Notes
This is a predicted structure of an 86-nucleotide RNA (transfer RNA). Rfam family: tRNA. By type it is a transfer RNA. Its mean pLDDT, the model's own confidence on a scale to 100, is 80.

[in-house]
RNA sequence: GGCCCAUUAGCCCAGUGGUUAAGGCGCCAGCCUUCUACAUCUAUUGUGAAAGCUGGAGAUCGUGAGUUCAAUCCUCGCAUGGGCCU
Numbered sequence: 001g002g003c004c005c006a007u008u009a010g011c012c013c014a015g016u017g018g019u020u021a022a023g024g025c026g027c028c029a030g031c032c033u034u035c036u037a038c039a040u041c042u043a044u045u046g047u048g049a050a051a052g053c054u055g056g057a058g059a060u061c062g063u064g065a066g067u068u069c070a071a072u073c074c075u076c077g078c079a080u081g082g083g084c085c086u
Stems, first nucleotide, its partner, number of pairs: 001085007010025003018069001027056005033050003037047003062078005
């Protein structure tokens, strides 16, 4: 220098021209249960931790432009990361 792939929420990932962008982890709230966890007014208590259930918040879809009635999706440039070739 050339070519290819990826870029979507804090993290992972689906979607692929048609309008609430799906899901998992994590986060927040509530309910419930458990605890040879702590407290003391010793129990139908409070606090803490953990499992389960329910609900919720969180994405200008890397960036700029173009095509289109309509773009996360198609085209081009740029950026970042990865790979191959020279």